Model confidence (mean pLDDT): 89 of 100.
The RNA shown here (c-di-GMP-I riboswitch aptamer) has 85 nucleotides.
The sequence was found by an Rfam model in a public genome assembly.
Rfam family: c-di-GMP-I riboswitch aptamer. Its family is annotated with cyclic-di-GMP binding in the Gene Ontology.
RNA sequence: CAACGAUAAAGGCAAACUCAGUGAAAACUGAGGGCGCAAAACUAAAGGGCCUUACCCAUAAAUGGGAUGGCAGCCAGUUACCGAA
Numbered sequence: 001c002a003a004c005g006a007u008a009a010a011g012g013c014a015a016a017c018u019c020a021g022u023g024a025a026a027a028c029u030g031a032g033g034g035c036g037c038a039a040a041a042c043u044a045a046a047g048g049g050c051c052u053u054a055c056c057c058a059u060a061a062a063u064g065g066g067a068u069g070g071c072a073g074c075c076a077g078u079u080a081c082c083g084a085a
Stems, first nucleotide, its partner, number of pairs: 004083002012037002017032006035073001041078003047075002049071003055066004
């Protein structure tokens, strides 16, 4: 330096759910909570994938299609703490 990841040390994050708020929704923010996580840190103004459809388009309607809305705790990319085997 690269890879790897202990019942190590120091510290960190926080799923479901509940309450409050925002939003058309997906979802997000704060507080509680703790399922888990060695990248559960960052990147969605440029890789893939997934969710939603206010709005637009099609339709007689039902409904269908489409992000400019989201998800990094799906893969990926980038950076990083510690050091037993």